[in-house]
RNA sequence: AAAAGGCAACCCGCCGGAAACGGCGGUUACGCAAAACCACCGGCCUAAGACAGUGAUUAAGGCAGCGGGGUUACCGAA
Numbered sequence: 001a002a003a004a005g006g007c008a009a010c011c012c013g014c015c016g017g018a019a020a021c022g023g024c025g026g027u028u029a030c031g032c033a034a035a036a037c038c039a040c041c042g043g044c045c046u047a048a049g050a051c052a053g054u055g056a057u058u059a060a061g062g063c064a065g066c067g068g069g070g071u072u073a074c075c076g077a078a
Stems, first nucleotide, its partner, number of pairs: 006032002011026006030065001036071003040068003043063003049058002051055001
C1' cells in the first nucleotide's frame, strides 16, 4: 500500500424477553482490517427477582459495533 472478496449500523416485520437486548427475514449502506469468537479486567445499559434500608440500591440479565486482554484468521500484487 492495490485489487478481489467479507461484515453490516439505522429503519421495518415476525419471534423470544420484565427490561436492557437478542434471533430470523426485508430494505439498505452508518461504518469496520478482525465489526470473527470468548464477559477475564475496567466501563456502560436494564432492574424481573431480592431487601432492616423501597432506592439516585442491587446482575444471577445484557453490550465483543466502548476500551483492555485472550484465541483463531483473509489479502498483501506489480
Predicted 3D model of a 78-nucleotide RNA (c-di-GMP-I riboswitch aptamer) from a marine eukaryotic metagenome. The RNAcentral record of the sequence draws on MGnify.